[in-house]
RNA sequence: CUCUUAUAUAGAGAGGUGGAGGGAAGUGCCCUAUGAAGCCCGGCAACCGUCACAUUUGUGAAAUGGUGCCAAAUCACGCAAAGCGCAAUGCUUUGAGAGAUGAGAG
Numbered sequence: 001c002u003c004u005u006a007u008a009u010a011g012a013g014a015g016g017u018g019g020a021g022g023g024a025a026g027u028g029c030c031c032u033a034u035g036a037a038g039c040c041c042g043g044c045a046a047c048c049g050u051c052a053c054a055u056u057u058g059u060g061a062a063a064u065g066g067u068g069c070c071a072a073a074u075c076a077c078g079c080a081a082a083g084c085g086c087a088a089u090g091c092u093u094u095g096a097g098a099g100a101u102g103a104g105a106g
Base pairs, nucleotide, nucleotide: 001106002105003104004103005102006101007100013041015040016039017038021031022030023029026077027076028075042070043069044068047066048065050061051060052059053058074098079095080094081093082092083091084090
């Protein structure tokens, strides 16, 4: 990097350091010197793993291991379908796509 598969409206610091950026991309809209990113500490969660029970796939537990995460629903929208609407560059729902994370494969 590619493929398969699972998940997503919950949760997480008035700390230290650092100094200007950040929220994937496009369009928006936001966050940020009342201090961005990064790093450290702290925390959340429980995917893998671990343990127990039940049994081929579940239920539960702990959190010392491997990841992940800690503004806004994956911040919103973009494409398709259906519905609403006189109509809109409008509203609602579902799906696709894209992206994210885990696990597995190449």
About this RNA:
This is a predicted structure of a 106-nucleotide RNA (SAM riboswitch aptamer (S box leader)) from Sporosarcina luteola. Model confidence (mean pLDDT): 83 of 100. It was read from a public genome assembly, where an Rfam model found it. NCBI's taxonomy places the organism under Bacteria, Bacillati, Bacillota, Caryophanaceae, Sporosarcina.